[in-house]
C1' cells in the first nucleotide's frame, strides 16, 4: 500500500429493506426463605462506530473515514 472480516444495551450476541430494535447474562425491585444462595416474577438500560447517499421506508444496500482482528506485497 492492496484484499478480506468485525463495530447493535455494561458483556456475549440475535435481527428477510417494512411491527415499538430483541434474546442471555449482568445490575434494580419484588415473591420465596429464619438469613443467604437457588429458582420464579417484574422494571430499567441504545445517536444500531462516525459522516453523507439511494429508497415511500435502512441496524440492513452504495460511498467516504475510524476503531479492532486476519491475510497479501513492499523494503528502491
Nucleotide at each position: 500500500c492492496c484484499c478480506c472480516c468485525u463495530g447493535u444495551a455494561g458483556c456475549u450476541c440475535a435481527g428477510c429493506g417494512g411491527a415499538u430494535a430483541g434474546a442471555g447474562c449482568a445490575c434494580c425491585g419484588g415473591a420465596c426463605u429464619u438469613c443467604u444462595a437457588a429458582u420464579c416474577c417484574g422494571a430499567u438500560g441504545g445517536u444500531c462506530g462516525c459522516a453523507g447517499g439511494u429508497u415511500c421506508g435502512a441496524g440492513u444496500c452504495c460511498u467516504g473515514c475510524c476503531a479492532g482482528g486476519g491475510g497479501g506485497g513492499c523494503c528502491a